């Protein structure tokens, strides 16, 4: 840097440190009752890995009753590799649709859906 998948759930204590942080922007929040960062311990469970079980599934092999292997999918276990442990990715930005309110007109709000961007994982 590209592709794919997921992102409304879940999960905190201590030490050092000393003013910022929540990606940018606009909001709105968190923060000396201690932000960011570093270390130790703990926890959560998204992906990969491992294990078990299942399937009117797919492919292949065999002695073709049936059995075995691989792949795919779903559920579960484990917590090894990453990741994560305020608020829906905190909300919004761009496009479309629906509804309500209002205006001479421009509008305001809410919901749905799709995108952009971001984060994480896996593969290239």
């Nucleotide at each position: 840097u590209c592709u794919c998948a997921u992102c409304c759930a879940g999960a905190g204590g201590g030490g050092c440190a000393g003013a910022g942080g929540g990606a940018c922007c606009g909001g709105c929040c968190c923060u000396g009752u201690g932000a960011a960062g570093c270390c130790c311990c703990a926890g959560c469970a998204a992906c990969c890995a491992c294990c078990u079980c299942g399937a009117c599934g797919a492919u292949c092999c065999g002695g073709c009753a049936c059995g075995g292997a691989u792949c795919u999918c779903a559920g579960g276990g484990c917590a090894g590799g990453u990741g994560c442990u305020a608020a829906u990715u905190c909300c919004g930005u761009c496009a479309g649709g629906c509804g309500a309110c209002g205006u001479g007109a421009u509008g305001u709000c809410g919901c749905c859906c799709g995108g952009c961007a971001g984060a994480u994982g896996a593969g290239g």
Source information:
A computed fold for a 124-nucleotide RNA from a soil metagenome, annotated as SAM riboswitch aptamer (S box leader).